A computed fold for a 108-nucleotide RNA, annotated as Glycine riboswitch aptamer. The sequence was found by an Rfam model in a public genome assembly. Its mean pLDDT, the model's own confidence on a scale to 100, is 75.
RNA sequence: CCGAAGCCAGGCAGGAGAGCGCGGCAGGCCCUCGUCAGAGGCGCCAUGCCGCCGCCGACGGAGCAACCCCCCAGGAAACUCUCAGGCACCCGGACUGCAGGGCGAGGA
Numbered sequence: 001c002c003g004a005a006g007c008c009a010g011g012c013a014g015g016a017g018a019g020c021g022c023g024g025c026a027g028g029c030c031c032u033c034g035u036c037a038g039a040g041g042c043g044c045c046a047u048g049c050c051g052c053c054g055c056c057g058a059c060g061g062a063g064c065a066a067c068c069c070c071c072c073a074g075g076a077a078a079c080u081c082u083c084a085g086g087c088a089c090c091c092g093g094a095c096u097g098c099a100g101g102g103c104g105a106g107g108a
Stems, first nucleotide, its partner, number of pairs: 001107002006103003011098004019053001021052006027045003030041004054087003060083001061081003067075002
C1' cells in the first nucleotide's frame, strides 16, 4: 500500500398489516347568559391519563414442525403466540439494495 468471508456503527433509497373505535377525567377552542365573580351548552378538537371492546405482526420477547444433531439436550423461519409493541398522516419498522468508513485472514 492492497485486502476475501464475516462483523460493527452510521448515510441514502425502498419497506407490509390492523381503529382517525367507545366511555370517563383533565386540557384547549367556540357559542350563550351574566349582577363581570362566574354559570351553562345533546358545540368542536383529540394533546395527556385511566378503563372497555375489536384487530395486526415485520423492533423486541416466547414456542415449535421440518431440518442440524446417532439420541437426549440444545439450535432453529418471514411458521405460531401476542407479553411488549402497533392499528389516518407523521413517526416507527423486520428486511432488501447502493456508495463509502472501521476491524479483519492474508498478500505485495